Record summary:
This is a predicted structure of a 346-nucleotide part of an RNA (small-subunit ribosomal RNA, central domain) from a Candidatus Daviesbacteria bacterium. NCBI's taxonomy places the organism under Bacteria, Bacteria candidate phyla, Candidatus Daviesiibacteriota. It matches the Rfam family "Bacterial small subunit ribosomal RNA". The coordinates come from a structure-prediction model, not an experiment, and the mean pLDDT is 83. It was read from a public genome assembly.
Context: one part of a larger RNA
RNA sequence: UUGGGUGUAAAGAGUUGCGUAGGCUGAUCCGUGCAUUUUGUUUGAAAUGCCCUAACUCAAUUAGGGAUUUGGACAAAAUAUGGCGGAUCUUGAUGGUUGGAGAGGGUGCUGGAACCGAUGGUGUAGCAGUGAAAUGCGUUGAUAUCAUCGGGAACACCGAAGGCGUAGGCAGGCACCUAGCCAACCCAUGACGCUGAGGCACGAAAGCUGGGGGAGCGAAACAGAUUAGAGACCUGUGUAGUCCCAGCCGUAAACUAUCUCUGCUAGAUAGUCGGGUUUUGCCUGACUGUCGCAGCUAACGCGUUAAGCAGAGCACCUGGGGAGUACGAGCGCAAGCUUAAAACUC
Numbered sequence: 001u002u003g004g005g006u007g008u009a010a011a012g013a014g015u016u017g018c019g020u021a022g023g024c025u026g027a028u029c030c031g032u033g034c035a036u037u038u039u040g041u042u043u044g045a046a047a048u049g050c051c052c053u054a055a056c057u058c059a060a061u062u063a064g065g066g067a068u069u070u071g072g073a074c075a076a077a078a079u080a081u082g083g084c085g086g087a088u089c090u091u092g093a094u095g096g097u098u099g100g101a102g103a104g105g106g107u108g109c110u111g112g113a114a115c116c117g118a119u120g121g122u123g124u125a126g127c128a129g130u131g132a133a134a135u136g137c138g139u140u141g142a143u144a145u146c147a148u149c150g151g152g153a154a155c156a157c158c159g160a161a162g163g164c165g166u167a168g169g170c171a172g173g174c175a176c177c178u179a180g181c182c183a184a185c186c187c188a189u190g191a192c193g194c195u196g197a198g199g200c201a202c203g204a205a206a207g208c209u210g211g212g213g214g215a216g217c218g219a220a221a222c223a224g225a226u227u228a229g230a231g232a233c234c235u236g237u238g239u240a241g242u243c244c245c246a247g248c249c250g251u252a253a254a255c256u257a258u259c260u261c262u263g264c265u266a267g268a269u270a271g272u273c274g275g276g277u278u279u280u281g282c283c284u285g286a287c288u289g290u291c292g293c294a295g296c297u298a299a300c301g302c303g304u305u306a307a308g309c310a311g312a313g314c315a316c317c318u319g320g321g322g323a324g325u326a327c328g329a330g331c332g333c334a335a336g337c338u339u340a341a342a343a344c345u346c
Base pairs, nucleotide, nucleotide: 004317005316006315007300008299012314014202015201017200018199022195023194024193026089027088028087029086030085031084032083034082035081036078037077038076039075040074041073042072043071050066051065052064053063054062055061092192093189094188095187096185097184098183099182100181104178105177106176107175108174109173110172111155115151116150117149118148119147120146121145122144126137127136163170164169207248208247209246210245211244212243216242217241221237222236223235224234259313260312261311262310263309264308267291268290269289270288271287272286273285274284275283276282277281295302296301319346320345321344328339329338330337331336
């Protein structure tokens, strides 16, 4: 390489959102005859090699015949499939109209609880903390309690196996801007589609740069304990950070450890959002779960939301360690990320 695979054994890329090249591509009709198929001619030298027969007594050897030479060129014919050109269609796709649900995204304004601080009042000796303590706070009046003012962050109940989003993710309220989805109608366009190497965009947390902000929490650090020691677990403080704006970073058990799209293959039950109806129900769509037939699977399990039966396209795997490392290259302010070996060893 072929083959076989990728939920858990090695393997689905974080999302593939937009999408280039490429690959693949609905129904009917007409044309063409490029691919394709058939026939014929020609070429593919001979010898050698292979098979058969014959001649030297046999063999080696020699002679004759055959197949082989996957191919190329030309001519004629065929037109199923693919291609190309043309026409038509509506079921794929998109648009329209009317409704609907939603923490989808962005910007601004705003609310209450809790917490912390400041000031003032009441009030007096403790408070805090733990397994037990101590460090710590407190007679310069703490803790507790009331009032006023200020500050930052997060949004109890509703709340759910609930909803939305491509993924990451999204939750107090209101307004504005904005995107997607679903249903009904069956109105329009008429294959406009699927996938997608590279590319562009997005991408939790932590981290980085500049400027703000800083209540609580809290890496580092300091102190008190514990302990043989304690660079920890526990306790008291506490810087960066956590928050906002602008810009980087580009990784996660980025998980459903399950790529995207299309068709087909029993059901039961629960939930969310629609439509119809004869409304404790039934029918019909979209989505979210649990169980389960056939089938699949090494088993576990999966099972119309497939890991079943098929098709299209992409990505990835090929014993363990060395190693997701070295070197080189690209990117980055850096941290580092991406790409990615070998020797050696078992």